Context: one part of a larger RNA
RNA sequence: UUGGGCGUAAAGGGUCCGCAGGUGGAUUAAUAAGUCUGAUGUUAAAGAUCUCGGCUUAACCGAGGGAAGGUAUCGGAAACUAUUAGUCUAGAGGCCGGUAGAGGUUACUGGAACUUAUCGAGUAGGGGUAAUAUCCGUUGAUACGAUAAGGAACACCAAAGGCGAAGGCAGGUAACUGGGCCGGCCCUGACACUCAGGGACGAAAGCGUGGGGAGCGAACGGGAUUAGAUACCCUGGUAGUCCACGCCCUAAACGAUGUCAACUGGUUGUUGGAAGGGUUUCCUUUCAGUAACGAAGCUAACGCGUGAAGUUGACCGCCUGGGGAGUACGGCCGCAAGGUUGAAACUC
Numbered sequence: 001u002u003g004g005g006c007g008u009a010a011a012g013g014g015u016c017c018g019c020a021g022g023u024g025g026a027u028u029a030a031u032a033a034g035u036c037u038g039a040u041g042u043u044a045a046a047g048a049u050c051u052c053g054g055c056u057u058a059a060c061c062g063a064g065g066g067a068a069g070g071u072a073u074c075g076g077a078a079a080c081u082a083u084u085a086g087u088c089u090a091g092a093g094g095c096c097g098g099u100a101g102a103g104g105u106u107a108c109u110g111g112a113a114c115u116u117a118u119c120g121a122g123u124a125g126g127g128g129u130a131a132u133a134u135c136c137g138u139u140g141a142u143a144c145g146a147u148a149a150g151g152a153a154c155a156c157c158a159a160a161g162g163c164g165a166a167g168g169c170a171g172g173u174a175a176c177u178g179g180g181c182c183g184g185c186c187c188u189g190a191c192a193c194u195c196a197g198g199g200a201c202g203a204a205a206g207c208g209u210g211g212g213g214a215g216c217g218a219a220c221g222g223g224a225u226u227a228g229a230u231a232c233c234c235u236g237g238u239a240g241u242c243c244a245c246g247c248c249c250u251a252a253a254c255g256a257u258g259u260c261a262a263c264u265g266g267u268u269g270u271u272g273g274a275a276g277g278g279u280u281u282c283c284u285u286u287c288a289g290u291a292a293c294g295a296a297g298c299u300a301a302c303g304c305g306u307g308a309a310g311u312u313g314a315c316c317g318c319c320u321g322g323g324g325a326g327u328a329c330g331g332c333c334g335c336a337a338g339g340u341u342g343a344a345a346c347u348c
Base pairs, nucleotide, nucleotide: 004319005318006317007302008301012316014201015200016199017198021194022193023192025088026087027086028085029084030083031082033081034080035077036076037075038074039073040072041071042070043069049065050064051063052062053061054060091191092188093187094186095184096183097182098181099180103177104176105175106174107173108172109171110154114150115149116148117147118146119145120144125136126135162169163168206247207246208245209244210243211242215241216240220236221235222234223233258315259314260313261312262311263310266293267292268291269290270289271288272287273286274285275284276283277282297304298303321348322347323346330341331340332339333338
């Protein structure tokens, strides 16, 4: 390489968009590039194969026959693929009417809690722990009340619930805005699927500039614990956490399960629609989600099971013993931190 695989053994790219490429619905006609087929030329000899022969046999040698396959030309077939011309509506898209939602961006705004400040009233403790101590407090703390300021996060509702491509999204109101689902079956007429390279987005931490800073809190100081304690516990506390703009581009970025399409028994919840029947609760059917259990089937087992890990097709990504190593070197990217691509020697 062939082959075999990728939920947990090595292996699904973090996610989406998308050029090239690959693949592609129904039907009619034409063409004949692929495809199938016939003839002819060619494909040196030797070798291989079959038959016959020569050395006593064999190895060895000689003679003859036949291909298969490739290739070129000419002729034929027209199902499939392709191309061209037309038609269609089941895929896809549009239109109209509904509909749910923490989908996104911006602005304004609310209450609880917390901290600080001032005032009142009040007195000796408070805080913290398994127990202490550091710490705060007679310059009046803690506890209580009033007022003010500030920043961050939004209890209940709340759910196996909803939305989003993923990351993710939750007090309220408004403006702007993306997508979905259902119904009509009105329009276009294959416009589709996937996607190497490419582009966009991408938690947290981190970086740059300028703000902000209540609480929490890496680092750091102190107190304990301990043989020690560069920890766990306590008291403080800087970056950070928050905002704006610009970078970084990684995660157990997980459903550890790529995207799209078709097919294959059911049962029970729940979310959003639609139709019908009853009409006070409800019932039946159907579409789209989200969960639990399970026929067949699959699986090494665990388990999966119409939302498949079942049965198939299209396209992409990835794997090939452990360590060395996601390291070195080089390239590209980055302000840096580093990211991405990614070996070998050696060793078991």
Small-subunit ribosomal RNA, central domain from an uncultured Pseudomonadota bacterium, 348 nucleotides, folded computationally. The full RNA is in RNAcentral, with records from ENA and Greengenes.